The part of an RNA shown here (small-subunit ribosomal RNA, 5' domain) has 546 nucleotides and comes from an uncultured bacterium. The coordinates come from a structure-prediction model, not an experiment, and the mean pLDDT is 85. It matches the Rfam family "Bacterial small subunit ribosomal RNA". The full RNA is in RNAcentral, with records from SILVA.
Context: one part of a larger RNA
RNA sequence: GAACGAACGCUGGCGGCGUGGAUUAGGCAUGCAAGUCGAACGUGAAAAGGGGCUUCGGCUCCUGAGUAAAGUGGCAAACGGGUGAGUAACGCGUGAGGAACCUGCCUGGAAGUGGGGGACAACACUCCUAACGGGGUGCUAAUACCGCAUGUGCAUGUGGGGUCGCAUGGCUCUACAUGUAAAGGUGGCCUCUGCUCGCAAGCUACCGCUUCCGGAUGGCCUUGCGUCCCAUUAGCUAGUUGGCGGGGUAACGGCCCACCAAGGCGACGAUGGGUAGCUGGUCUGAGAGGAUGGUCAGCCACACUGGGACUGAGAUACGGCCCAGACUCCUACGGGAGGCAGCAGUCGAGAGGCUUCCGCAAUGGGGGAAACCCUGACGGAGCGACGCCGCGUGGGGGAUGAAGGUUUUCGGAUCGUAAACCCCUUUCAGACGGGAAGAAAAGUUGCGGGGUGAACAAUCUCGUGACCGUGACGGUACCGUCAGAAGAAGCUCCGGCCAACUCCGUGCCAGCAGCCGCGGUAAUACGGGGGGAGCGAGCGUUGUUC
Numbered sequence: 001g002a003a004c005g006a007a008c009g010c011u012g013g014c015g016g017c018g019u020g021g022a023u024u025a026g027g028c029a030u031g032c033a034a035g036u037c038g039a040a041c042g043u044g045a046a047a048a049g050g051g052g053c054u055u056c057g058g059c060u061c062c063u064g065a066g067u068a069a070a071g072u073g074g075c076a077a078a079c080g081g082g083u084g085a086g087u088a089a090c091g092c093g094u095g096a097g098g099a100a101c102c103u104g105c106c107u108g109g110a111a112g113u114g115g116g117g118g119a120c121a122a123c124a125c126u127c128c129u130a131a132c133g134g135g136g137u138g139c140u141a142a143u144a145c146c147g148c149a150u151g152u153g154c155a156u157g158u159g160g161g162g163u164c165g166c167a168u169g170g171c172u173c174u175a176c177a178u179g180u181a182a183a184g185g186u187g188g189c190c191u192c193u194g195c196u197c198g199c200a201a202g203c204u205a206c207c208g209c210u211u212c213c214g215g216a217u218g219g220c221c222u223u224g225c226g227u228c229c230c231a232u233u234a235g236c237u238a239g240u241u242g243g244c245g246g247g248g249u250a251a252c253g254g255c256c257c258a259c260c261a262a263g264g265c266g267a268c269g270a271u272g273g274g275u276a277g278c279u280g281g282u283c284u285g286a287g288a289g290g291a292u293g294g295u296c297a298g299c300c301a302c303a304c305u306g307g308g309a310c311u312g313a314g315a316u317a318c319g320g321c322c323c324a325g326a327c328u329c330c331u332a333c334g335g336g337a338g339g340c341a342g343c344a345g346u347c348g349a350g351a352g353g354c355u356u357c358c359g360c361a362a363u364g365g366g367g368g369a370a371a372c373c374c375u376g377a378c379g380g381a382g383c384g385a386c387g388c389c390g391c392g393u394g395g396g397g398g399a400u401g402a403a404g405g406u407u408u409u410c411g412g413a414u415c416g417u418a419a420a421c422c423c424c425u426u427u428c429a430g431a432c433g434g435g436a437a438g439a440a441a442a443g444u445u446g447c448g449g450g451g452u453g454a455a456c457a458a459u460c461u462c463g464u465g466a467c468c469g470u471g472a473c474g475g476u477a478c479c480g481u482c483a484g485a486a487g488a489a490g491c492u493c494c495g496g497c498c499a500a501c502u503c504c505g506u507g508c509c510a511g512c513a514g515c516c517g518c519g520g521u522a523a524u525a526c527g528g529g530g531g532g533a534g535c536g537a538g539c540g541u542u543g544u545u546c
Stems, first nucleotide, its partner, number of pairs: 001546004006542005013391006019384002026347003030344003035075003040072002043069001048063006082302003091227008101219002106215008114148001116146002123138006153180012184207006193200003228274003235265003240262004245257003277299004281292004304325005327338004355381001357380003363377001364375004394424004404415004428487001430482005438473001443467010490535005495516003501530005511518002
């Protein structure tokens, strides 16, 4: 000098864009942060309003409404969001390999979707319990569950052929045997079939379902190289190193197991200890390098602490489950409930870091055929000079060089064109008025092309037109008008380094200080005044890095 997620002191007008719990991965009140689908399925209220009856207590019917609601089932909940504790590791970065692998939704292609069965919730009745919850009996649906059929295919076994590869081996054709699948829903129609002028178990479109081969995406595994300090850590190792056989996994593998062998690593730093998430990047520097990893992006790890599996295409399963522990809460003392390192917010510790805000309008995500619902992701607003950037606090004229302050050699000098005074302007803030872009889709409907189809039903898809019509921010940005210089300047320094000098006070005192050093009676170094220098909504100090 530059930099900072900064803090502290003095000061503080406006705006834009960023940024804001670095310490206790300490404890948490409260609310919200993951749901959705009735076009998978069976049930199914109430308030309120109206009608009828009434012994005036009430009963009943219609609307509310097949709504609310819970339940079965599907998909999602493994994403998104947070944090950096652990980790010196194939964790990360980079390159390579997998002929040793998996992949829901999406996508290209091939084939199928036949026919049955028995349950369990919800519900009703009932029992136990303070609660959380749980038991019994009975009924019921399905795209829930379970057999059977079919087998394009696929899997396994046996046999044959072709082709390719760096090895194990891969790809492909073929024969036989064995095994192996499914679910319906919504709309439309009458060509065929059945009843007979419309419906269906028929046909059809769409959404689904099943099997298989590809793609894409995402993941898993292996490996070369790189990745901090200590040798005042020198030896480490028994599933240890390798083999054979098995188990297990999506898959290779001591990953696990039995047996066999005795190996494996290490001064090219093993083992141990300390510290630490890694990277793109960021800061600094001419560079080489050094330091660093906050915000944003990628990867990893974690979710009160430790352990475990379940479900699933996928799990460190943050807002799932089980066990143990610590802690907090409830309890009828028998027993239960909980996990903010999600968004806000609270206490604590601390020098130190924000609103218990608005909205799903946009972007993105989940569900749904769609309308739509959910979304503390996100979009915004709020707070903080925390940072960067921009703007303003007025401009021109104005000498009697006023008053006043300071100083003086008493002549003057200086503050100083500074003020007053005259003329002008009105940014920003203020008031009033106008007022956006961010919005295009989706939906409804018309027309045209194409696909399926018996069809001038229907439906899917593409194009085009019309209608409808959605904004949290926000009456914001922006624009116009109005008034009046009107509302807006401080901080540090002035001995040298280093730019800026005098007076008074003090008298090795009080004090200053980054280094050198100042102060003991004329101190440009302490304190105050005047003057000056520097920066300016900031200026200094402290800390840290280069």